[in-house]
RNA sequence: CCGUGCUAGACGGGGAGGUAGCGGUGCCCUGUACCUGCAACCCGCUGAAGCAGGGUCGAAUUCCUGCCCGAGGCCUAGUCUUGUGGGGUCCGGCCGCGGUAAGCGGUGAAGAGAGCCGGGUCCUGCGCAACGUAAAUUCAUGAACCCCGUCAGGCCCGGAAGGGAGCAGCGGUAAGUGAACCCUUACGUGUGCCGCAGGUGAACCUGGCUGGAGCCGGCUGCCGGGGUAACGCCCGGAAGGCUAUGUCGACGGCAGGUGCACGG
Numbered sequence: 001c002c003g004u005g006c007u008a009g010a011c012g013g014g015g016a017g018g019u020a021g022c023g024g025u026g027c028c029c030u031g032u033a034c035c036u037g038c039a040a041c042c043c044g045c046u047g048a049a050g051c052a053g054g055g056u057c058g059a060a061u062u063c064c065u066g067c068c069c070g071a072g073g074c075c076u077a078g079u080c081u082u083g084u085g086g087g088g089u090c091c092g093g094c095c096g097c098g099g100u101a102a103g104c105g106g107u108g109a110a111g112a113g114a115g116c117c118g119g120g121u122c123c124u125g126c127g128c129a130a131c132g133u134a135a136a137u138u139c140a141u142g143a144a145c146c147c148c149g150u151c152a153g154g155c156c157c158g159g160a161a162g163g164g165a166g167c168a169g170c171g172g173u174a175a176g177u178g179a180a181c182c183c184u185u186a187c188g189u190g191u192g193c194c195g196c197a198g199g200u201g202a203a204c205c206u207g208g209c210u211g212g213a214g215c216c217g218g219c220u221g222c223c224g225g226g227g228u229a230a231c232g233c234c235c236g237g238a239a240g241g242c243u244a245u246g247u248c249g250a251c252g253g254c255a256g257g258u259g260c261a262c263g264g
Stems, first nucleotide, its partner, number of pairs: 001264006009057003012030004020046005034054005063257006072248003076244007084236004090232001092231001093228003097224004102220003105216003114210008122199006128192002130189006137180005147172004155164003
């Protein structure tokens, strides 16, 4: 140095959680690296710690050690996003109330504010007008007969002359109907302010007198106090992302180390 056969050992690992502690089943991450039975109100152990049984490889690319890299998980802190509970003593913002009159604006010597006087709007009574209705009035129409006048015809009386009652027609009229309605009368009123009288707290409008420069508070500003949790802000907690410290750490990379026996 080579060959053969064995042994140590390997045949996944890690995180959180659970546990006095360790491992497993279960969950998660990586990854593909034997089988069977047990096992989360748990199963099995007691120190590098699954138990019981069986199998393959086997001193090396596979085992051990150190270093590096670093998936991923966990703790803590910060920050961001999402949604959530609370806070009006935050006087942010918003809303509304009161005041002020700095600015804008309106108004004022064609006279502000203030004071005094009068009138109107308002109420009541009476009257008037208007409107509506009714009546009267005018016109028209309107009675087979039981309305009037005139009564043809016909009828009756009469010797005759003449007379009588009287339908239709015509004219008129009553009750009624219709139209008009300048005038007249009656009634009515959520009509009007026309007239007269009286009343009238406040407000508005209007006229006059005194007087001589402000008045208003619409908008902005300022002050005071009240409310509001939709927004901003503050406090708390939840989920997720990112960052930082710490912790554990797979896979991988590098370096080193490591048996026994026999034969050639």
This is a predicted structure of a 264-nucleotide RNA (Bacterial large signal recognition particle RNA) from a Bacillota bacterium. It matches the Rfam family "Bacterial large signal recognition particle RNA". The family's RNA type in Rfam is non-coding RNA gene. Gene Ontology terms of the family: signal recognition particle, plasma membrane targeting and SRP-dependent cotranslational protein targeting to membrane, signal sequence recognition. The organism belongs to Bacillota, within Bacteria. The sequence was found by an Rfam model in a public genome assembly. Its mean pLDDT, the model's own confidence on a scale to 100, is 76.